[in-house]
Context: one part of a larger RNA
């Protein structure tokens, strides 16, 4: 240059109380203003203490600061059931022997790893400054082991059934959710009105357990016989006969229990005004209703749309007073790891407290065809001059 430009979305701020050496910016209240398919909530990733509370402002905050995601120091992350860990397998990765190759080294078979997908079970409610399907309270549930009892062909790395899978359409039940009237409490207005077809507020409740519905599929048993399933089969497959017209799987949701419980508007009591304790009403019906459930259904379509293992079963070696199956009831046993906080963001990728970027889940009320738009509610902000 220059005390200029600039201080990072024009969503807004304003006063009154407290703190304090000082307050436009901290706290507290009241107005006022934006987000509201988000500007709210809750995960994945990814970050690593940033959470919580107390003491502080040298630096860091585009000002200020008594405040801060900044200093210092203490606290904080509880699980058989949630996710990994674990079976199990995909693309790919490594790969005994083994082929190739001057040498490092490539392929690659049995193997073995390897989630983005298969695979066992938990909910309501309360509580902490600061976790919570973890802690408590209350009702569950699933595995494996042992013991008793009862009955009784068990047995696999084999065989087979299952697991088990794609696009598009369109119908039907149902629910969450929403509204609405009933019902319960409290209310009756300091400029008029206002006892009324009026105000405001409440009107919640789960997994499990029984039951088995709208609906969707499949014939069903028994009998013989068979070059199939690399051996062997009562299993699967094929084939032949006979009887029966029901009989099974599969399902959302409903209802009854769960619960004479738990929340629950408010009312009482106490207070260091930050809270804490105690009582506890009503808790019913009727419309609208989904992208959600039945639905891995059904219907159509060619491009024909994993895989293994969990599980059922079926026999082989083998064992056959034993083991080992099944059913019941008891009793025990569930390690380890992660679980704080941000997560459309000032905590993540972007040198920055950066107008970008960033996977999935919930999405309320009016008007609407609508997850568009306006306005609004929980909720959260007024974007550090």
């Nucleotide at each position: 240059g220059a005390g200029u430009a600039a201080c990072g979305a024009u969503a807004a701020u304003g006063c009154g109380g407290g703190u304090g050496a000082a307050a436009a910016g901290c706290c507290c209240g009241c107005a006022c203003g934006c987000c509201g398919a988000a500007a709210a909530u809750c995960c994945a990733a990814g970050g690593g203490u940033u959470c919580c509370u107390g003491c502080g402002c040298a630096a860091c905050g585009u000002u200020c600061a008594u405040c801060g995601g900044c200093g210092c120091a203490g606290g904080g992350u509880u699980a058989g059931u949630c996710g990994g860990u674990c079976c199990c397998u995909a693309a790919g990765g490594c790969g005994a022997g083994g082929c190739c190759g001057a040498a490092a080294g490539g392929c690659g078979u049995a193997g073995u790893c390897g989630a983005u997908g298969g695979g066992a079970a938990a909910a309501a409610g309360g509580u902490u400054a600061a976790u919570a399907u973890u802690c408590c309270u209350u009702u569950a549930c699933c595995u494996c082991u042992u013991u008793a009892u009862a009955c009784u062909g068990c047995g696999a790395u084999g065989g087979g059934g299952g697991g088990a899978c794609g696009g598009a359409g369109a119908a039907g039940g149902u629910u969450a959710g929403g509204c609405c009237a009933g019902c319960c409490u409290g209310g009756c207005g300091a400029c008029g009105g206002u006892a009324g077809u009026c105000c405001a507020g409440g009107u919640u409740u789960a997994a499990g357990c029984a039951u088995g519905u709208a609906g969707g599929g499949a014939g069903a048993u028994c009998u013989u016989c068979c070059a199939g399933g690399c051996a062997a089969a009562u299993c699967c497959g094929g084939a032949a006969g006979a009887u029966c017209a029901a009989u099974c799987c599969u399902g959302a949701g409903g209802u009854g229990u769960g619960a004479u419980g738990a929340c629950g508007a408010g009312u009482c009591u106490c207070c260091a005004c930050g809270g804490a304790g105690a009582c506890g009403a009503a808790g019913u019906g009727g419309u609208u209703g989904a992208u959600a459930c039945c639905c891995u259904g059904c219907u159509u379509c060619c491009a024909g749309g994993a895989a293994a293992a969990g599980c059922c079963u079926c026999u082989a070696a083998g064992c056959u007073u034993c083991a080992g199956g099944u059913a019941u009831a008891a009793a025990g046993a569930g390690u380890c790891c992660g679980u704080a906080c941000c997560c459309u963001a000032a905590a993540c990728c972007g040198a920055c407290a950066c107008a970008g970027g960033u996977g999935g889940a919930u999405u309320g009320g009016u008007c609407g065809a609508g997850a568009a738009g306006a306005c609004u509610a929980a909720g959260g902000c007024g974007u550090u001059u």

This is a predicted structure of a 385-nucleotide part of an RNA (large-subunit ribosomal RNA, domain III) from a Rhodobacterales bacterium.
The coordinates come from a structure-prediction model, not an experiment, and the mean pLDDT is 88.
It matches the Rfam family "Bacterial large subunit ribosomal RNA". A reference for the family is Yusupov et al. (2001), "Crystal structure of the ribosome at 5.5 A resolution", Science. Gene Ontology terms of the family: structural constituent of ribosome and ribosome.